[in-house]
RNA sequence: GGACCCGUGGUCUAGUGGUUAUGACGUAACCUUCACAAGGUUAAGGUCCCCAGUUCGAAUCUGGGCGGGUCCA
Numbered sequence: 001g002g003a004c005c006c007g008u009g010g011u012c013u014a015g016u017g018g019u020u021a022u023g024a025c026g027u028a029a030c031c032u033u034c035a036c037a038a039g040g041u042u043a044a045g046g047u048c049c050c051c052a053g054u055u056c057g058a059a060u061c062u063g064g065g066c067g068g069g070u071c072c073a
Base pairs, nucleotide, nucleotide: 001072002071003070004069005068006067007066010025011024012023018056027043028042029041030040031039049065050064051063052062053061
């Protein structure tokens, strides 16, 4: 330098044009226990990497940028 793939709560992840963006782990409160652990209930936590475009409508499609990975040279 070229080709391809990926970017979504603290971490991992579902979602491939339309309902309030899904679940697990973690965190906090409460219940349970003499206490701890385990278990149960509830809650907080997301400008969906950035900018522009297409569309009535974009996490999703298109272009550019940034970052990461694999391969080729």
Transfer RNA from a Candidatus Woesearchaeota archaeon, 73 nucleotides, folded computationally. Its Rfam family is "tRNA". By type it is a transfer RNA. Taxonomically the source falls in Candidatus Woesearchaeota (Archaea, Nanobdellati). The sequence is in RNAcentral, with records from ENA.